[in-house]
The RNA shown here (SAM riboswitch aptamer (S box leader)) has 119 nucleotides and comes from Luteimonas sp. MC1825. Of the family's consensus pairs, 94% are formed in the model. The prediction has a mean pLDDT of 84. Its Rfam family is "SAM riboswitch aptamer (S box leader)". Its family is annotated with regulation of gene expression in the Gene Ontology.
C1' cells in the first nucleotide's frame, strides 16, 4: 500500500517549544496570535490487542469459535464540536402545500478513522 474484518452519538488535559494556518477531500460551520495545527514531557481515557474468568460449541488432543464479566501489565489509538454536519439512494413528518422547501438520534450505501487478519 493493498485484502478481508470489527467498532465508530460514551470517555479523557496541563505545562514547554514553534509560529500561521487547521478541521481527510468539497460546500457549509467551527477553532486560531489571549498561539490554533504540530513537536516534547508529564497526566489521563477507552479496552482493538494482551491478561484472568464464566457459560455453550467443536476436537482424540492441544486447542480453536461464540456470547459475557474483571484487570489495565503488552503494543497500539485517542483526549474541540457526533466521524463537527452534509455529499448518494431509500423512508417518514411538515407546510404560506408539491417545492431544486423544511424537519429527523429513521434505513442503507460511499467516503475517511483506529484496530486486528492476510499478503
Nucleotide at each position: 500500500c493493498a485484502u478481508c474484518c470489527a467498532u465508530c452519538g460514551u470517555g479523557a488535559c496541563c505545562g514547554g517549544c514553534c509560529g500561521a494556518g487547521g478541521g481527510a477531500c468539497a460546500g457549509g460551520c467551527c477553532c486560531g496570535a489571549a498561539g490554533a495545527c504540530g513537536c516534547c514531557g508529564g497526566g489521563g481515557c477507552a479496552a482493538c490487542u494482551g491478561g484472568a474468568u464464566g457459560g455453550a460449541g467443536c476436537g482424540c488432543a492441544a486447542g480453536c469459535u461464540c456470547c459475557g464479566u474483571c484487570c489495565g501489565c503488552u503494543g497500539u489509538g485517542c483526549c474541540a464540536a457526533g466521524u463537527c454536519c452534509u455529499g448518494c439512494g431509500g423512508g417518514g413528518a411538515c407546510c404560506u402545500g408539491u417545492g431544486u422547501g423544511u424537519c429527523c438520534a429513521c434505513c442503507g450505501g460511499a467516503a475517511g478513522a483506529u484496530g486486528g487478519u492476510u499478503g